[in-house]
About this RNA: The RNA shown here (c-di-GMP-I riboswitch aptamer) has 91 nucleotides and comes from a Chloroflexota bacterium. Its Rfam family is "c-di-GMP-I riboswitch aptamer". Rfam's curators write: GEMM was predicted in a large-scale screen for bacterial structured RNA regulatory elements. The sequence was found by an Rfam model in a public genome assembly.
RNA sequence: UUCCGAUAAUGGCAAACCUGCCGAAAGGCAGGGACGCAAAACCAUGGGUCUAAAGCCGCGCCCGCGCGGCCAUGAUCGCCAGGUCACCGAA
Numbered sequence: 001u002u003c004c005g006a007u008a009a010u011g012g013c014a015a016a017c018c019u020g021c022c023g024a025a026a027g028g029c030a031g032g033g034a035c036g037c038a039a040a041a042c043c044a045u046g047g048g049u050c051u052a053a054a055g056c057c058g059c060g061c062c063c064g065c066g067c068g069g070c071c072a073u074g075a076u077c078g079c080c081a082g083g084u085c086a087c088c089g090a091a
Stems, first nucleotide, its partner, number of pairs: 004089002012037002017032006035078001041084003045081003048076003055070006
């Protein structure tokens, strides 16, 4: 240095849920709170998954809207893979 990850040590992050705000929604942010995490640090590059505002199509119709379908340019890194950076040092 790389691999690896211990009943080691210093610490770190923060699921669900609650409150407030943003958003059409998925979801995000902040505070509280801990299910867990050795990368649960960062990056939407590939895949998967979620949502469907706008758009397109169809139907209904009180012609303004409603319903249904398709569809990311939206989201998810605590879904997987990949990339980048990193604390400690037993076997």